A computed fold for a 1470-nucleotide RNA from a wastewater metagenome, annotated as small-subunit ribosomal RNA.

[in-house]
RNA sequence: AGAGUUUGAUCCUGGCUCAGAGCGAACAUUGGCGGUAGGCUUAACACAUGCAAGUCGAGCGAGGCUACGAGCCGAGCGGCGAACGGGUGAGUAAUACGUUGGAAUCUACCCUGGAGUGGGGGAUAACAACCAGAAAUGGUUGCUAAUACCGCAUAAUCCAUAUUGGGAAAGCGCUUAGCGCUCUAGGAUGAGCCCAAGUCUGAUUAGCUAGUUGGGGGGGUAACGGCCCACCAAGGCGACGAUCAGUAGCUGGUCUGAGAGGAUGACCAGCCACACUGGAACUGAGACACGGUCCAGACUCCUACGGGAGGCAGCAGUGGGGAAUCUUGCGCAAUGGGGGCAACCCUGACGCAGCCAUACCGCGUGAGUGAUGAAGGUCUUCGGAUUGUAAAGCUCUUUCGGCGGGGACGACGAUGACGGUACCCGCAAAAGAAGUCACGGCUAACUUCGUGCCAGCAGCCGCGGUAAUACGAAGGUGGCGAAUGUUGCUCGGAUUCACUGGGCGUAAAGCGUCUGUAGGUGGCUUGUUAAGUUAGAGGUGAAAGCCCCGCGCUCAACGUGGGAACUGCCUUUAAAACUGGCGAGCUUGAGAGUAUCAGAGGUAGGCGGAAUAACUGGUGUAGAGGUAAAAUUCAUAGAUAUCAGUUGGAACAUCCAUGGCGAAGGCAGCUUACUGGGGUAUUUCUGACACUGAGAGACGACAGCGUGGGGAGCAAACAGGAUUAGAUACCCUGGUAGUCCACGCCCUAAACGAUGCAUACUCGCUGUCGGGUUCGCUACAGAACUCGGUGGCUUAGCUAACGCGGUAAGUAUGCCGCCUGGGGAUUACGGCCGCAAGGUUAAAACUCAAAGGAAUUGACGGGGACCCGCACAAGUGGUGGAGCAUGUCCAUUAAUUCGAAGAUACGCGGAGAACCUUACCAAGCCUUGACAUCCUGGUAGACUUCUCCUGAAAGGGAGGGGGCAUUUAGUUGGACCAGUGACAGGUGUUGCAUGGCUGUCGUCAGCUCGUGUCGUGAGAUGUUGGGUUAAGUCCCGCAACGAGCGCAACCCUCGCCUUUAAUUGCCAUCAUUCAGUUGGGCACUUUAGAGGAACCGCCGCGGAUAACGCGGAGGAAGGUGGGGAUGACGUCAAGUCAUCAUGGCCCUUACGGCUUGGGCGUGAGACGUGCUACAAUGGUAUCGACAGAGGGUCGCCAAACCGCAAGGUGGAGCCAAUCCCUUAAACGAUAUCUCAGUUCGGAUUGUCGUCAGCAACUCGACGGCAUGAAGUUGGACUCACUAGUAAUCGCGGAUCAGCCAUGCCGCGGUGAAUACAGUUCCCGGGUCUUGUACACACCGCCUGUCAAGCCAUGGGAGAUGGGGAUACCUUAAGCCGGUGAGCUAACCCGUAAGGGAGGCAGCCGUCCACGGUACAACCAUUGACUGGGGCUAAGUCAUAACAAGGUAGGCGUACGGGAACGUGCGCCUG
Repeated sequence: AGAGUUUGAUCCUGGCUCAGAGCGAACAUUGGCGGUAGGCUUAACACAUGCAAGUCGAGCGAGGCUACGAGCCGAGCGGCGAACGGGUGAGUAAUACGUUGGAAUCUACCCUGGAGUGGGGGAUAACAACCAGAAAUGGUUGCUAAUACCGCAUAAUCCAUAUUGGGAAAGCGCUUAGCGCUCUAGGAUGAGCCCAAGUCUGAUUAGCUAGUUGGGGGGGUAACGGCCCACCAAGGCGACGAUCAGUAGCUGGUCUGAGAGGAUGACCAGCCACACUGGAACUGAGACACGGUCCAGACUCCUACGGGAGGCAGCAGUGGGGAAUCUUGCGCAAUGGGGGCAACCCUGACGCAGCCAUACCGCGUGAGUGAUGAAGGUCUUCGGAUUGUAAAGCUCUUUCGGCGGGGACGACGAUGACGGUACCCGCAAAAGAAGUCACGGCUAACUUCGUGCCAGCAGCCGCGGUAAUACGAAGGUGGCGAAUGUUGCUCGGAUUCACUGGGCGUAAAGCGUCUGUAGGUGGCUUGUUAAGUUAGAGGUGAAAGCCCCGCGCUCAACGUGGGAACUGCCUUUAAAACUGGCGAGCUUGAGAGUAUCAGAGGUAGGCGGAAUAACUGGUGUAGAGGUAAAAUUCAUAGAUAUCAGUUGGAACAUCCAUGGCGAAGGCAGCUUACUGGGGUAUUUCUGACACUGAGAGACGACAGCGUGGGGAGCAAACAGGAUUAGAUACCCUGGUAGUCCACGCCCUAAACGAUGCAUACUCGCUGUCGGGUUCGCUACAGAACUCGGUGGCUUAGCUAACGCGGUAAGUAUGCCGCCUGGGGAUUACGGCCGCAAGGUUAAAACUCAAAGGAAUUGACGGGGACCCGCACAAGUGGUGGAGCAUGUCCAUUAAUUCGAAGAUACGCGGAGAACCUUACCAAGCCUUGACAUCCUGGUAGACUUCUCCUGAAAGGGAGGGGGCAUUUAGUUGGACCAGUGACAGGUGUUGCAUGGCUGUCGUCAGCUCGUGUCGUGAGAUGUUGGGUUAAGUCCCGCAACGAGCGCAACCCUCGCCUUUAAUUGCCAUCAUUCAGUUGGGCACUUUAGAGGAACCGCCGCGGAUAACGCGGAGGAAGGUGGGGAUGACGUCAAGUCAUCAUGGCCCUUACGGCUUGGGCGUGAGACGUGCUACAAUGGUAUCGACAGAGGGUCGCCAAACCGCAAGGUGGAGCCAAUCCCUUAAACGAUAUCUCAGUUCGGAUUGUCGUCAGCAACUCGACGGCAUGAAGUUGGACUCACUAGUAAUCGCGGAUCAGCCAUGCCGCGGUGAAUACAGUUCCCGGGUCUUGUACACACCGCCUGUCAAGCCAUGGGAGAUGGGGAUACCUUAAGCCGGUGAGCUAACCCGUAAGGGAGGCAGCCGUCCACGGUACAACCAUUGACUGGGGCUAAGUCAUAACAAGGUAGGCGUACGGGAACGUGCGCCUG
């Protein structure tokens, strides 16, 4: 510090995810030791048991014990303490906390100073007796003491008053140390109170408040105060967020982060609050009191049923809850606390120990050496590699742990729980001590096997459908290591709420527009002030923590000393630039005045003509209208057309314009009235009066609503006609709301420049509108400058790009509004507005990993331009109809083997299925095999030939004959046989694992690269453009310059010529013959070698003077001369594992091998490709003529003879320019047939034959005779062909014994038509351009209803529960007030009786907890039914959108429709 993920690729926007650190954690696997810390985050749930607050006999009187010491124990009275310490975080959003200040207070014990401590009195508990009760406990009578209680005296710097009055004490101990007590002043400590600003979320909580706000008076308190009360006034709080709701103890700090921030508040420390729940007071210095009291409530326990007892959020511990959190331990030795004069007692505070890898820190599990690179494992290309110096082995050491011995500090005089601990010494042996996660990318680390979209993995992207580095296992490797992973949570990365530090034209985002309140911001000069600001000083910012420097535990964690820091707050001194306040001025901002100008600016009234329609009348006759074509419709009752007239409503052609005006919406005939705003000129006046603007107010197209008018045209809805599979649409004919007017609502639009307002600054060019100045010159035109508006292009700059560019999207400032992934959602609920429609404000659950912007390359378009092709057109002949042949599908079958499937499968693999082939089926056989290699053994048993038995054959069985080479050898070699196991074998599978080969686009003209340049980039340029070509062929131009694969050429062949050569070819001349047969010759033909020839070379014209084109000459051939071979980068996961090769998988007495027979040849039907025909341009018969190219010895086969023929006999010739196949046929001549299902056509069938073959039944070809089917030119559709072509005619070859060949591949003969000086259309292709939501690329993408499943959610008659509010009722305990005839020791009066003062019980009253009633509101849960939403597999119906998406799309609104949607009106261009 970044990375992955949207795309074919790119840049951007933007979310999601990861790597880091942390935790009071939990879970999984594993686990040696020690130190230091931490340990109920959940039920403030309930608690058994024990302990956690006592102490003082030197305050007092009983009682008991005793070693008789006035010793010990000690209930009770009394004193001090129990308000500390310890726990918890429920409540609390301010009666709290943190920070800084303040004044009207108290403070036991402690410290300091001063004064005093004199003299009296009456009770009471304990106790005793009696009584009540189960108990807890209580009652009556009687006795007694005090540092308990009460007067009196005296005192103050005390209190109240102004005469004066009130008001204190206590002794104990000791024999002389002390401890006390009372008053008073001060201190210290602690506590109470007040102000300020700070401290979470929600406005879908906007108004709250009646002791409420203030006053003077009184009461009350330690103290100020509505704290309380009566009276008076009507205030107080709130958009700087009151009130309400939700959540929460606050802080020092902690975690994270570069920081700013964000999150958090365990442990430790400070403060607060609470103590079963609620209320209340008492005592006291201090409490409204955790281990006190009273009352009420819930719960638990005891009970004799009458009544009582209790409060672990103290330490342990139990149950429960929970993913989850410890011992019912030791000790007061230390530190601290309470009491005491002290000894001492108490102390679950505390010090220690126990449990737990919960965290941090440290240590160990050995070290050195060791290559036969051991064995084993794994992989393997079988060579080896790796585990791996790892192990073993050898040498060494002993930390930790174990055993034994010694043994602390902590303590200052005594006292040590920890503890026989830390630490030290000794002993033995490598001995007791390693796991866990990961290994596709991010992210360090890879192979094999298993599995086969299964099982599973997954943080994101994503893996898995038979070769998975992604699942599971193994080997190996990487990381960390007594731990390692996972989960959860926090911060970070995230500049993804942006103060530091973001944005808003198109990605999310500018309010529809203006006016203006609060607020924010504000021109120039000067004076003053000192709030902000800056600097110095002072106070504070607890300690701990963090940081720095030291020190102590062997180190570290940890502890400890010092420092720094604590960025804050306050006080004070100073400065005066800037901002603010106050004051004085200025004119440039702003406004006003004067003059003038333009304008569809607004409102109201009046007027006008054209057109549509209707009506009246005339003329006139059969149609009109409408459409792609029609029909509905109108019309002989007279339409349409035409003329004249009348009526009525709406809108204002031309002018009209990147023209004008207005804030926006918007505004258009002419004219009148009223009226708003703006520009220019002048620089006369005011003197900052300004800008923006949350709320608020006003305006706001169209549609829509209400009331009343109006209604010509148009036209949602509706009706009809068409179209269509349907057509709730597009088209047509009608047609109602509405559109128009008045008044009142609605308040939304793609209300758009998708661009808030204001101000300033920042190159140029060029239109246009309004005004002014100067020149020209008054006659216009014109030129220059300038102010304001409105446009185009552009520099710098900006931008993701597109683009913007003085009218900014540039550079800056001020203010407002808005955004924070997509969907859910222009939604729900709630509020406000509305008559309604609806508008506005505006979530969540859930779900996805994207959604999106701009640009790029392709592909596509029922987009455009140009061009080409038998693509169409122009022609010729066919297919499709018939019969047959053949291939395919389907069906059948034991099997009908397999493959090929639009074009690019279908007379295709198959250039030959009767057996074989053959892969299929049935049956019978073989198992190292029919075939290959190796090993062992064997020998003539090999091999060959013959015979027999069985059998369908294969196979099985038996017998006879012949029978290698070499060597000294029983050797060796070859061959063969037998055996054994390695292996053979497989037309089994995967063409989606492959090689090779092939088809197709397409013989189309394209496909790329290097360097350079442009672009952030994908990419572009080159390769585009202007011409031209068959061609990316060539020329010119050009930020390109070159190059490669293709094109062309080079190759073969045909066409012309020359030359060479001359047998088997040829024959002009000579000879000869039946015959080029022979002599001869090689001129010619021909053959086959070599060469020439054609290049737009020449001429003319056109073209740019080019490329090139057109025409001409010459030439055998003319513009690539004809044909062939040759097939760029690539596409179709195209075809082929059955040509061959080959990885993986599968079979191995079978999925291998052999054999016989069958099947591949079956048939209702369908399709493709062909053949033959339907006839007279023909058939038949007879006669006659002319090729080329091939093939031939297991062959072609002549002559001759036989047969009607197929063919047979025969055997000449030929290994071929010699012989043979081999008579070519169409054609020509003659004759006949005469338009018929025929003398056309030949299927089918019968019968007789021929041929090769082991064998023609299934299932061959051919021949003879007989038979003589369909068919009379073929529907929609569709195919081929542009010249020696189509058409037509025959010939040959491969395969092959034969042949189902009418196929295929070749050969020649005869031999056309047509092509617009064509490209509108169909198909295919090329180039450029355009749009795109496509990229698996239109066979694409994609919308909505319906149906099914799952999920969350809204409404819902209601139901249940909850916390508060209001009003009223009720009043426990208690304080306060009143009363107090009952009761009453101290003081007073009185001798006494008695009375007084004071007090108590009781009663009454105010307040009030719990409780009750009523009433609304709020929140949560639930609810028959219901609404939409999301996600799901390959469901149904359509096809709305993306291309002009086939009716351009969209926005608002209204109506309609199964659904997407359609239509109307206005608007937008995206």
Background: Its Rfam family is "Bacterial small subunit ribosomal RNA".